[in-house]
RNA sequence: AAUUGAUUUUGGCAAACUAUCUGAAAAGAUAGGACUGCAAAGCUAUAGGGACUAAAGGAUUACAAGGAUGUUAUCACAUGUCAGCCAGUUGCAAUA
Numbered sequence: 001a002a003u004u005g006a007u008u009u010u011g012g013c014a015a016a017c018u019a020u021c022u023g024a025a026a027a028g029a030u031a032g033g034a035c036u037g038c039a040a041a042g043c044u045a046u047a048g049g050g051a052c053u054a055a056a057g058g059a060u061u062a063c064a065a066g067g068a069u070g071u072u073a074u075c076a077c078a079u080g081u082c083a084g085c086c087a088g089u090u091g092c093a094a095u096a
Stems, first nucleotide, its partner, number of pairs: 002095004012038002017032006035084001042089003048086002050082003058075003062071003
């Protein structure tokens, strides 16, 4: 290197859901909670792939106004987010 291990070697993490807060949203933080859960469910999100969202700005439509512009809806868009999707990287115990 590889294999096994999440109630038995020890020590860990915490999905869904609930409450509060942050955020336009995706989502995140804290406290509970524990999954036919996790051997990396540790860390890494501009510089591998993938997924989610679409505020700002852009395009189009409609309305108002008829100079500028404002509002509604739709479309694409990451500069936002996800590592508990794969990935990268570091690492515990046992076996051999």
Predicted 3D model of a 96-nucleotide RNA (c-di-GMP-I riboswitch aptamer).
It was read from a public genome assembly, where an Rfam model found it.
The coordinates come from a structure-prediction model, not an experiment, and the mean pLDDT is 78.
It matches the Rfam family "c-di-GMP-I riboswitch aptamer". About the family: GEMM was predicted in a large-scale screen for bacterial structured RNA regulatory elements.